[in-house]
RNA sequence: CCCCACCAAGGGCAAACCCGGCGAAAGCCGGGGGCGCAAAGCCAAGGGGCCUAAAGCGGUUAACCCGCUACGGCGGCCCGGCUGCUGGG
Repeated sequence: CCCCACCAAGGGCAAACCCGGCGAAAGCCGGGGGCGCAAAGCCAAGGGGCCUAAAGCGGUUAACCCGCUACGGCGGCCCGGCUGCUGGG
């Protein structure tokens, strides 16, 4: 440097759900919790996908409402990139 996660050790992260907060929502943050994860560490300004639709545009006399739309999100959807602990080869 590359490959692997069968073994060992120390551990790390934290789904659903509950409480509090933020947000229009999706969702996020903190605490509890623990389904899982060998990158569940980082990149959404690498590509695809998915969620939401505040503002905007269109429909409507207008409101409600409906449609389109991301500059809002999901890195625990997939691929890719960068970095990295332990052990084995």
Description:
This is a predicted structure of an 89-nucleotide RNA (c-di-GMP-I riboswitch aptamer) from Desulfovirgula sp. The sequence was found by an Rfam model in a public genome assembly. NCBI's taxonomy places the organism under Bacteria, Bacillati, Bacillota, Thermoanaerobacteraceae, Desulfovirgula. Rfam family: c-di-GMP-I riboswitch aptamer. Rfam describes the family as follows. GEMM was predicted in a large-scale screen for bacterial structured RNA regulatory elements.